Small-subunit ribosomal RNA, central domain from an uncultured bacterium, 349 nucleotides, folded computationally. It matches the Rfam family "Bacterial small subunit ribosomal RNA". Rfam links the family to the GO terms ribosome and structural constituent of ribosome. RNAcentral holds the full RNA, with entries from ENA and SILVA. The coordinates come from a structure-prediction model, not an experiment, and the mean pLDDT is 90.
[in-house]
Context: one part of a larger RNA
RNA sequence: CUGGGCGUAAAGCGCGCGUAGGCGGCUUUGUAAGUUAGAGGUGAAAGCCCGGAGCUCAACUCCGGAACUGCCUUUAAGACUGCAUCGCUAGAACGUCGGAGAGGUAAGUGGAAUUCCGAGUGUAGAGGUGAAAUUCGUAGAUAUUCGGAAGAACACCAGUGGCGAAGGCGACUUACUGGACGACUGUUGACGCUGAGGUGCGAAAGCGUGGGGAGCAAACAGGAUUAGAUACCCUGGUAGUCCACGCCGUAAACGAUGAUGACUAGCUGUCGGGGCUCAUGGAGUUUCGGUGGCGCAGCUAACGCGUUAAGUCAUCCGCCUGGGGAGUACGGCCGCAAGGUUAAAACUC
Numbered sequence: 001c002u003g004g005g006c007g008u009a010a011a012g013c014g015c016g017c018g019u020a021g022g023c024g025g026c027u028u029u030g031u032a033a034g035u036u037a038g039a040g041g042u043g044a045a046a047g048c049c050c051g052g053a054g055c056u057c058a059a060c061u062c063c064g065g066a067a068c069u070g071c072c073u074u075u076a077a078g079a080c081u082g083c084a085u086c087g088c089u090a091g092a093a094c095g096u097c098g099g100a101g102a103g104g105u106a107a108g109u110g111g112a113a114u115u116c117c118g119a120g121u122g123u124a125g126a127g128g129u130g131a132a133a134u135u136c137g138u139a140g141a142u143a144u145u146c147g148g149a150a151g152a153a154c155a156c157c158a159g160u161g162g163c164g165a166a167g168g169c170g171a172c173u174u175a176c177u178g179g180a181c182g183a184c185u186g187u188u189g190a191c192g193c194u195g196a197g198g199u200g201c202g203a204a205a206g207c208g209u210g211g212g213g214a215g216c217a218a219a220c221a222g223g224a225u226u227a228g229a230u231a232c233c234c235u236g237g238u239a240g241u242c243c244a245c246g247c248c249g250u251a252a253a254c255g256a257u258g259a260u261g262a263c264u265a266g267c268u269g270u271c272g273g274g275g276c277u278c279a280u281g282g283a284g285u286u287u288c289g290g291u292g293g294c295g296c297a298g299c300u301a302a303c304g305c306g307u308u309a310a311g312u313c314a315u316c317c318g319c320c321u322g323g324g325g326a327g328u329a330c331g332g333c334c335g336c337a338a339g340g341u342u343a344a345a346a347c348u349c
Base pairs, nucleotide, nucleotide: 003321004320005319006318007303008302012317014201015200016199017198021194022193023192025088026087029084030083031082033081034080035077036076037075038074039073040072041071042070049065050064051063052062053061054060091191092188093187094186095184096183097182098181103177104176105175106174107173108172109171110154114150115149116148117147118146119145120144121143125136126135162169163168206247207246208245209244210243211242215241216240220236221235222234223233258316259315260314261313262312263311266294267293268292269291270290271289272288273287274286275285276284277283278282298305299304322349323348324347331342332341333340334339
């Protein structure tokens, strides 16, 4: 390379949008580029392969055939693919109506708790732990009552509940705004799928500038524990955590499972719509879309998966190819930096 693979053995890009490319529904006619068949030309010789022959054999040499899988010309076919064309509605999009939702952004508002400040009551302890101590307290703490300030997070509701492409999203109100779903089948008429490059989004930590700082808390200090204790426990405590703007671009970014479409037993729970039947707040049944539990066939090394597939197929992309060296070095690109990304080899088992 071919092949075989990618839930857990190596292997699905963190997730979108989308360029080129690849692939693409039903149908009419044309064309004949691909395709198929026939004919002709060419495909030097030698060599390879097959059958013979000649040197005593063999190597070697000679003769004949085959092959040279290709290219060109021409004739024909018209299924399939392409191209052009008449149409279609099952894919896709749009329209009308409707309900659901922590989807996003911005502004405003609220209560509980915490800490601090002021004042009142009150007196000797309080904290903390396995036990203690560091620590706070007669300059009046802890406790309790009233008032005030600040920042951050939103108990109950809360649910293998919901929404979002992923990261993620949870008090309330308002404004702006994205997507999905159901019903009606009205409109367009394949407008589609995937997507190398590219581009955007992307938890936490970290970085820059300016704010903010209640609680928590890397670092750090002290007290314990211990043989030691640069830890676990305790008392403090700075970055940070919060906001605005700009970077970073990584995670066990996980369903460790790429996207899209089709097909292949069921049972059961739940969320959002619709229909039908019965019906006094509802019950039953059915259907579409999500989200869970089991399970047949099938698949799997097993575990398990099983209409939300890891089953059976199709298209497109990404990735893997023994362990270590190494996701490292060098170079390129990106970054303020931290570093990220692309990515080897020697050597070794």